[in-house]
RNA sequence: UGCACGAACGGGCAAACCAGCUGAAAAGUUGGGGCGCAAAGCUAGAGGGCCUUCCCCAUCGCGAGAUGGAAAGGCAGCCAGUUACCGAA
Numbered sequence: 001u002g003c004a005c006g007a008a009c010g011g012g013c014a015a016a017c018c019a020g021c022u023g024a025a026a027a028g029u030u031g032g033g034g035c036g037c038a039a040a041g042c043u044a045g046a047g048g049g050c051c052u053u054c055c056c057c058a059u060c061g062c063g064a065g066a067u068g069g070a071a072a073g074g075c076a077g078c079c080a081g082u083u084a085c086c087g088a089a
Stems, first nucleotide, its partner, number of pairs: 005087002012037002017032006035077001041082003047079002049075005056069005
C1' cells in the first nucleotide's frame, strides 16, 4: 500500500409515527422523531425482484364497477452493481 475484516476514535445516515407541500396512486420532499444501519453513500439504462394505475385498449355488466393487457410512474432500509472514511485483533 492492497484485499479481507470490524474493536476503538472522529463522526454520518435516519425506520415507524406526526404535521406541511407535491402526486390519481405507489411514493417523494421539508420539519419533528429515532427503529435501526460499516456503506441505511451513489446507481432504477448493468441485472433481478417488488409496488402503483389518472389516461388508453379488450372482455363482462343496465349502471356503478370488475378482470386482463399495454403504457407510464415508483421502491436502493429487497438482492445486486459501483465508490468510499478510520485502522485494533